A computed fold for a 396-nucleotide RNA from an Actinomycetota bacterium, annotated as Bacterial RNase P class A. Taxonomically the source falls in Actinomycetota (Bacteria, Bacillati). The coordinates come from a structure-prediction model, not an experiment, and the mean pLDDT is 76.

RNA sequence: CGAGCCGGCCGGGUGGCCGCGUGCGGGCCCGUUGUGGACACGGGACCCGUCCGAGGAACGUCCGGACUCCAUAGGGCAGGGUGCUGGGUAACGCCCAGUCGGGGUGACCCGCAGGAAAGUGCCACAGAGAACAGACCGCCGAUGGCUUUGGCUCAGAAACGCGGCGAGGCACAGGUAAGGGUGAAACGGUGCGGUAAGAGCGCACCAGCGCCCGGGGUGACCCGGGCGGCUCGGCAAACCCCACCCGGAGCAAGGCCGAGCAGGGAGAGGGCCGCCCGCCCGCAGACACUCCCGGGUAGGCCGCUAGAGCCGGCGGGCAACCGCCGACCGAGAUGGAUGGCCACCCCGGACGCGCAAGCGUCCGGACAGAAUCCGGCGUACAGGCCGGCUCGUCAC
Numbered sequence: 001c002g003a004g005c006c007g008g009c010c011g012g013g014u015g016g017c018c019g020c021g022u023g024c025g026g027g028c029c030c031g032u033u034g035u036g037g038a039c040a041c042g043g044g045a046c047c048c049g050u051c052c053g054a055g056g057a058a059c060g061u062c063c064g065g066a067c068u069c070c071a072u073a074g075g076g077c078a079g080g081g082u083g084c085u086g087g088g089u090a091a092c093g094c095c096c097a098g099u100c101g102g103g104g105u106g107a108c109c110c111g112c113a114g115g116a117a118a119g120u121g122c123c124a125c126a127g128a129g130a131a132c133a134g135a136c137c138g139c140c141g142a143u144g145g146c147u148u149u150g151g152c153u154c155a156g157a158a159a160c161g162c163g164g165c166g167a168g169g170c171a172c173a174g175g176u177a178a179g180g181g182u183g184a185a186a187c188g189g190u191g192c193g194g195u196a197a198g199a200g201c202g203c204a205c206c207a208g209c210g211c212c213c214g215g216g217g218u219g220a221c222c223c224g225g226g227c228g229g230c231u232c233g234g235c236a237a238a239c240c241c242c243a244c245c246c247g248g249a250g251c252a253a254g255g256c257c258g259a260g261c262a263g264g265g266a267g268a269g270g271g272c273c274g275c276c277c278g279c280c281c282g283c284a285g286a287c288a289c290u291c292c293c294g295g296g297u298a299g300g301c302c303g304c305u306a307g308a309g310c311c312g313g314c315g316g317g318c319a320a321c322c323g324c325c326g327a328c329c330g331a332g333a334u335g336g337a338u339g340g341c342c343a344c345c346c347c348g349g350a351c352g353c354g355c356a357a358g359c360g361u362c363c364g365g366a367c368a369g370a371a372u373c374c375g376g377c378g379u380a381c382a383g384g385c386c387g388g389c390u391c392g393u394c395a396c
Stems, first nucleotide, its partner, number of pairs: 001392010012345007020053002023050005028044005055367001059378002062376005067250004079246005084098005099113001100111004114241002119239002121235003136180002138176003143173002145170005151165003188206006207231001209228008254302004263293005269281004309328001311326006346365008
């Protein structure tokens, strides 16, 4: 210098003007108790001032929890989830450190990574054959069959013939998984022996599987040795088996207060009189009125934001993370506020001028946006900064 790998961070700044929302202070207005006024209380979509006012992902709502209500003796079935090992955590399908497998020259990256010798099932197309396999081409054809033929031999008086023995041919039966071909996958690899040709058929070595022993590690697993039958396909994001985990609904959870309307209940006796009878007035039924009651609508309030918080230091740990000490904290809306304009600066691009440093003009500056709160994961993102490491080339 070029090409890469990993980790961390920022994601516009300053000023002015206008605007929006909660809280607080003030003004003004409205309501309440007969009226007027004052005070108090409550309210306002109005005015002024003041404080504060989105994110690294506030997003998707995919996991896990806190919290709330409902359900719940214990256990099991069903259903769902997770799936190498150890650790972290409130918990997780997350994170860290490892193991194994795969990729890369390397820094490093990726993995839904239990069990296929418990059982069932599936393996497209191609191919002869796809799982206790298979004979299409090829090879062989020892044995059996067919056929040609020389010689010999047996029988016979002799010859032909027949039979037997031998040699050759055919590739009919049949043998063969070495070779070709198909396929994602064809039932270990190399060599020697063996054979008619072949084949773990036999042997040696290697690979792999199972069992046993020794050593290392908490463990997954690793290293070494021995024995064995000679070899066993893949798929569990197919059923299934094994181990572990899981009650349901969600802040529109849930709680408190509560107009209006509807509903239910109550209202009353008094006078003449010492007492009883009797008489009189009023009430009764309905409407209305007054008071009370429960449930509860509109509406209001709480839940609501200080928390498994964040920053710094020290200590423990390889790390995730944990402990102690100190310091800090300023959204909480409810039809839902957090925005816009201008100037200067910053960053990027294009064009023009200039030998150059640079200057000028124009354009652009993302993704997105709280709604109970946290821990993760995933996804989106203009542009930029910092640190560590690898490979290649050149120079010293």
It is recorded under the gene name rnpB. Of the family's consensus pairs, 85% are formed in the model. Its Rfam family is "Bacterial RNase P class A". Its family is annotated with tRNA processing, dimeric ribonuclease P complex and ribonuclease P activity in the Gene Ontology.